[in-house]
RNA sequence: CCUUACACAUGCAAGUCGAGCGCGAAAUUUCCUUCGGGUAAGAGUAGAGCGGCGGACGGGUGAGUAACGCGUAGGAAUCUACCCAGUAGUGGGGGACAACUUGGGGAAACUCAAGCUAAUACCGCAUACGCCCUACGGGGGAAAGCGGGGGACAUUUAUAGACCUCGCGCUAUCAGAUGAGCCUGCGUUAGAUUAGCUAGUUGGUGGGGUAAAGGCCCACCAAGGCGACGAUCUAUAGCUGGUCUGAGAGGAUGAUCAGCCACACUGGGACUGAGACACGGCCCAGACUCCUACGGGAGGCAGCAGUGGGGAAUAUUGCGCAAUGGGGGAAACCCUGACGCAGCCAUACCGCGUGUGUGAAGAAGGCCUUAGGGUUGUAAAGCACUUUCAAUUGGGAAGAAAGGUUGCUGGUUAAUAGCCGACUGGAUUGACGUUACCUGCAGAAUAAGCACCGGCUAACUCCGUGCCAGCAGCCGCGGUAAUACGGGGGGUGCAAGCGUUAAUCGGAUUUACUGGGCGUAAAGCGCGCGUAGGUGGUUUGGCAAGUUGGAUGUGAAAGCCCCGGGCUCAACCUGGGAACUGCGUCUGAUACUGUCUAACUAGAGUUUGGUAGAGGAGUGUGGAAUUUCCUGUGUAGCGGUGAAAUGCGUAGAUAUAGGAAGGAACACCAGUGGCGAGGGCGGCUUCCUGGACCAACACUGACGCUGAGGUGCGAAAGCGUGGGGAGCAAACAGGAUUAGAUACCCUGGUAGUCCACGCCGUAAACGAUGUCUACUAGCCGUUGGGGAACUUGAUUCUUUAGUGGCGCAGCUAACGCGAUAAGUAGACCGCCUGGGGAGUACGGUCGCAAGAUUAAAACUCAAAUGAAUUGACGGGGGCCCGCACAAGCGGUGGAGCAUGUGGUUUAAUUCGAAGCAACGCGAAGAACCUUACCUACUCUUGACAUCCUGCGAACUUGAUAGAGAUAUCUUGGUGCCUUCGGGAGCGCAGUGACAGGUGCUGCAUGGCUGUCGUCAGCUCGUGUUGUGAAAUGUUGGGUUAAGUCCCGUAACGAGCGCAACCCUUGUCCUUAGUUGCUAACAUUUAGUUGAGAACUCUAAGGAGACUGCCGGUGACAAACCGGAGGAAGGUGGGGAUGACGUCAAGUCAUCAUGGCCCUUAUGGGGUGGGCAACACACGUGCUACAAUGGCCGGUACAGAGGGUUGCUAAGCCGCGAGGUGGAGCUAAUCCCAGAAAGCCGGUCGUAGUCCGGAUUGGAGUCUGCAACUCGACUCCAUGAAGUCGGAAUCGCUAGUAAUCGCGAAUCAGAAUGUCGCGGUGAAUACGUUCCCGGGCCUUGUACACACCGCCCGUCACGUCAUGGAAGUGAAUUGCACCAGAAGUAGCUAGUCUAACUUCGGAGG
Repeated sequence: CCUUACACAUGCAAGUCGAGCGCGAAAUUUCCUUCGGGUAAGAGUAGAGCGGCGGACGGGUGAGUAACGCGUAGGAAUCUACCCAGUAGUGGGGGACAACUUGGGGAAACUCAAGCUAAUACCGCAUACGCCCUACGGGGGAAAGCGGGGGACAUUUAUAGACCUCGCGCUAUCAGAUGAGCCUGCGUUAGAUUAGCUAGUUGGUGGGGUAAAGGCCCACCAAGGCGACGAUCUAUAGCUGGUCUGAGAGGAUGAUCAGCCACACUGGGACUGAGACACGGCCCAGACUCCUACGGGAGGCAGCAGUGGGGAAUAUUGCGCAAUGGGGGAAACCCUGACGCAGCCAUACCGCGUGUGUGAAGAAGGCCUUAGGGUUGUAAAGCACUUUCAAUUGGGAAGAAAGGUUGCUGGUUAAUAGCCGACUGGAUUGACGUUACCUGCAGAAUAAGCACCGGCUAACUCCGUGCCAGCAGCCGCGGUAAUACGGGGGGUGCAAGCGUUAAUCGGAUUUACUGGGCGUAAAGCGCGCGUAGGUGGUUUGGCAAGUUGGAUGUGAAAGCCCCGGGCUCAACCUGGGAACUGCGUCUGAUACUGUCUAACUAGAGUUUGGUAGAGGAGUGUGGAAUUUCCUGUGUAGCGGUGAAAUGCGUAGAUAUAGGAAGGAACACCAGUGGCGAGGGCGGCUUCCUGGACCAACACUGACGCUGAGGUGCGAAAGCGUGGGGAGCAAACAGGAUUAGAUACCCUGGUAGUCCACGCCGUAAACGAUGUCUACUAGCCGUUGGGGAACUUGAUUCUUUAGUGGCGCAGCUAACGCGAUAAGUAGACCGCCUGGGGAGUACGGUCGCAAGAUUAAAACUCAAAUGAAUUGACGGGGGCCCGCACAAGCGGUGGAGCAUGUGGUUUAAUUCGAAGCAACGCGAAGAACCUUACCUACUCUUGACAUCCUGCGAACUUGAUAGAGAUAUCUUGGUGCCUUCGGGAGCGCAGUGACAGGUGCUGCAUGGCUGUCGUCAGCUCGUGUUGUGAAAUGUUGGGUUAAGUCCCGUAACGAGCGCAACCCUUGUCCUUAGUUGCUAACAUUUAGUUGAGAACUCUAAGGAGACUGCCGGUGACAAACCGGAGGAAGGUGGGGAUGACGUCAAGUCAUCAUGGCCCUUAUGGGGUGGGCAACACACGUGCUACAAUGGCCGGUACAGAGGGUUGCUAAGCCGCGAGGUGGAGCUAAUCCCAGAAAGCCGGUCGUAGUCCGGAUUGGAGUCUGCAACUCGACUCCAUGAAGUCGGAAUCGCUAGUAAUCGCGAAUCAGAAUGUCGCGGUGAAUACGUUCCCGGGCCUUGUACACACCGCCCGUCACGUCAUGGAAGUGAAUUGCACCAGAAGUAGCUAGUCUAACUUCGGAGG
């Protein structure tokens, strides 16, 4: 206690009255006593009982209820205790029953019998103003006393009574007030997957019943009543004032407070009473709990506390009647878990505090750091103040007014009693309460947390972690530099609170009344006709329903709002006002709507005359073609395809000619042409028939529009029955294609397609655009009709009804629409509300079925979608280029070897590079070194840098040990500067800061590089266009190697690229001639020398080429084609030069560098080994396979380089590598250095060879400390594979390919590699279809880490949710039936019986 209207222990929550009545103790105490007891007080007390009033209020709860239950406004046929006012009474009798006593039953609760008794209990009689009934004659019906005072009268006083009086009661009646009952209009949740409901049902007549109207109940009669304006049914729910939110309209809600209703364990029922069908009353039934002697009894917290249970969750078994209110009483007073207070809970609202000022050495500590500092931070400390709150001392209101009582008076009265009132005196009444509040004292003393810091959203850093741990409201963080996780520091926001969760409204014009939409985003029914409904042309008059003005009643109080007042303020309380937008009544207005009335003709319709048409239904009929059949001719194929095959054909096909049959469809005309509402409609003829349009008069007189339901039509396919069947053709069969091919292609072929009748009722049924009406620039076609003009035509102008193309304004998110609107307005209908689930399930309706229609939810996602933009992509299109293909030449892939890589192996085979763009790459050169790897050994401030201290010159000889690094011993040596203190340099030792790292991360980076690609592109400013992304420029027409140039152009310009400028080469000129050159002259073996400066050459400067000239083409352009001249011609050849960017491309191992890691080791040193392994695979090369050749002999011609730690000549030795030698050369001088292919001659004769040279044996040379692992070369011997290379693949367009040799860098030595140089020197290019790559324009796109994209379905396993399901359990409800308590009413029967009686009865 929002959940269990679940169950309840215990206590309390409704009693009171002796001034209605009769009874009446006890404890205890006093006195007496015969000891049994009695008496008095206690006490007429306690206590029950009869009787009266009250227990129908107050308090609780919200189960039920969708209702006259509630709200609001009204109504008539009623009752109302106590209260108020009026009128009239209150006379006189009677008999009982409790209590009590006695007896009995029972465990108890309780009860039975007999007897006594009172009353304001009960019953007659009398009386009846008003009251009730009435047939208007009449009839009927009451009561109760009690208390105070008085004391004439009676009695002997007292006392009591009569009597008088006052007060309170009682009876009858009327009126009021209050409360209650009843009826009605309007309002009041959701569902149509609830469409029909109803038999006392609807009404009438007459009765009954009630306080009262009424089918409330009954009899009879009638057949009604409710419902699409939502009946009935189902689900949910107490309603309202209000509350929360919102600008408002609304939306949500109904705690506290207030009004109403309903309920009281569940169901039923009545009794009593003024009032109940009664929370703390009764009876019955049921469930549950308790007691029991088992026979029987008792109980009802949804009163206040409290307990258990349930639950995320909600308090004390408190104090008091002091106040307010209630019941009883004459009152005192009693009762009161109503109420007033206190307790618990930061649950909410409000207020206050936790200090204030000063204080820089900017302390310490923490954190960060660029190492300087910054920050925490005036913060702290320190100094100077204050004392709210808390604690403590003392004081101290208001809530209290009554009532009782004293006195004194007014009224009533005979009365100074009594009662009612006014005034007055004094004493009292406080739960809260140790109250609020005030005051003294002491001391900063007693008092700060929570969330957050990636964006939204105010607030940032370090460390840890490493897609882990975790965070998260949404987007999203975390994979080694996380402002997002965790911690620290700092900050931000709130603050005795702060966050989270749950819920409501808002933002959300995201259900749109205010205030949305439907061409493509969700959304126009497939199309008509038409019912209800909605809506509707012009004019007159009436009414006043809507509308509108005024008045009035009501709209409870509280709350909200405004103005005041009271608590120190505020929350809070309180006075007044306003408001409550609503409903009712009265009275005005009459423009508009409505209604009635009278008219009108512009809407609509009718008549007359015409026009066009594949409009519809039926009948008849025609030709072409296909197919089949018959006959003839005729012979080997036909057919079909990308190519084929199945198929047909010698039993005569195809082809061809003639004839016949049959079915279906109607070429040309033919057209963004026509008709129709749409679906749809196409030969011709005829019959029937619908609509449209035009012209002109006449007529009707708003008859109109739309249209929920309803109804009709409705392509194709499909279904049923019966026909028909030529062609075509689902299914099916066969042949192909293919990995497969249940397809595309081919050969066949059945339903079907056709007709008649009947169903189905759907389509991208589309203009994805509902129907109707009006208005709003133009231009150009086309179909039908009419008019006018003239030049009479293939004319022009105009009008109307259709049908098309552009387009202004306007609209639109854009695309687009644009008089045939998607513009501007009006009327009506349909439809939409994120994606999926799903147009599905269930249910209903329809259907023969197929299925159609209506139509959800669970669950799940954070998107799905539209239009447009830029890219990228396409087995899209157009244009163009490139050794891209093609045309050629030569290779690779096969062999052997070299070299690199993978793999494997290993102690290690260091590391990197990975499609092109890794793989003779880093490496322009690994025996040691290099070297980064491995083994064992060794050092620890270190091999290297800076600083400090001490010692010592530095340095050096020799020996020993060791693999060496190193260690020990030993020899020589005492230097330079000096202000004499010392200093510089070097070495050794020590200390710690530090060194060191080819350790990791190229995905943290700089720099450098590769690649697309030497491809022609990439951008910007201003302007303009577009809502915008963006576009334009940069597109277009030409042209180019080129975004090269020209022209055009809403663009105009500019930048980076292209080109040019640079180097080299090709021609010439000038200048200069040594080491280069040598024509002429001399000299000679030799440009050797003299001499020369012409030539070659060298190296400096110039000239030259610019489409400049001519012709043609082209747009009078740019440019292209051809030609001349020229050494060279259209960028002459080659090089350098690489835009914006792409690939997280490569490199932390060139270097630099952030972070991380190692620090007696991941650093340093040395020894040996490895990088060189070897079943194998790949890349790049070399040498070959031979005769265009090999070998032998002779002989000719380069260029460019290098050289002093070097190149090394001549000469001599060696078969040779080489050795010896040492001239010359710091180089146009000398050397390397003989160029080779070539040419001349010889030999070999197609063979594993006189090809080829691997491999291996032997012997050597050179370099080097050292050639074992592991160098190159030489000689002798050996003589492997290989006879031109599968699929595939590479390079090259001219001095190129191919072929031949030479040089250099690196380097001690070690090229088949790399970079250069020259010699000889081709073939081919029709062309752009195709392959690859690229550029521009355009197109499609569901791609944007961009086609190596995106993405679909099945299956397997598991989880969640939902639907179905034989059946089963429970619940709600309808109909029918069985049994049936209590109770009420009536009737019948029996029995009992005090009051009254006319003695019969009546009544109970």
Molecule: small-subunit ribosomal RNA
Organism: uncultured prokaryote